Notes:
The prediction has a mean pLDDT of 86. A computed fold for a 76-nucleotide RNA from uncultured Geobacter sp., annotated as c-di-GMP-I riboswitch aptamer. Rfam family: c-di-GMP-I riboswitch aptamer. About the family: GEMM was predicted in a large-scale screen for bacterial structured RNA regulatory elements. The organism belongs to Geobacter, within Bacteria.

RNA sequence: GCCUGACAAAGCCAAACCACGAGCAAUCGUGGGACGGAAAGCCACGGGUCCCCCAGAGGACAGCCGGGUUGCCAAA
Numbered sequence: 001g002c003c004u005g006a007c008a009a010a011g012c013c014a015a016a017c018c019a020c021g022a023g024c025a026a027u028c029g030u031g032g033g034a035c036g037g038a039a040a041g042c043c044a045c046g047g048g049u050c051c052c053c054c055a056g057a058g059g060a061c062a063g064c065c066g067g068g069u070u071g072c073c074a075a076a
Stems, first nucleotide, its partner, number of pairs: 004074002012037002017032006035063001041069003045066003048061004052056001
């Protein structure tokens, strides 16, 4: 350095649900809360799902899968 990922250590994130706020909606933000997560950091590139009163050169989901990219720790 690569692969890998311990009932290791130090930290990290935070589903459902609740409150308040934004949005037509999917959904998002903040606080509470932890089901989980080794990229549950970031990017809508491919597939997928979802939303619309504009069906579009529209929007949402990175915690659906793949891919790209950056990164903490460390035994076998």